RNA sequence: GGGUGUAUAGCUCAAUGGUAGAGCGGUGGACUCAUAAUCCGCUGGUUACAGGUUCGAAUCCUGUUGCACCCACCA
Numbered sequence: 001g002g003g004u005g006u007a008u009a010g011c012u013c014a015a016u017g018g019u020a021g022a023g024c025g026g027u028g029g030a031c032u033c034a035u036a037a038u039c040c041g042c043u044g045g046u047u048a049c050a051g052g053u054u055c056g057a058a059u060c061c062u063g064u065u066g067c068a069c070c071c072a073c074c075a
Base pairs, nucleotide, nucleotide: 001071002070003069004068005067006066007065010024011023012022013021018055025043026042027041028040029039030038048064049063050062051061052060
């Protein structure tokens, strides 16, 4: 230098172009002599950034950035 993949909640990950979710975590309560476990709530987001397409974008297109990997070149 060329290419591929990836970026979503505090963490791990879902989501067919049509209300952004789950588990774990955090927190309040029930239960218990008490703790744990269990159960019932609550808490959660500028979907990396900037544009474009569309009635409508996490999703499609373009560019940029970070990370991982492959190839080539120089030394």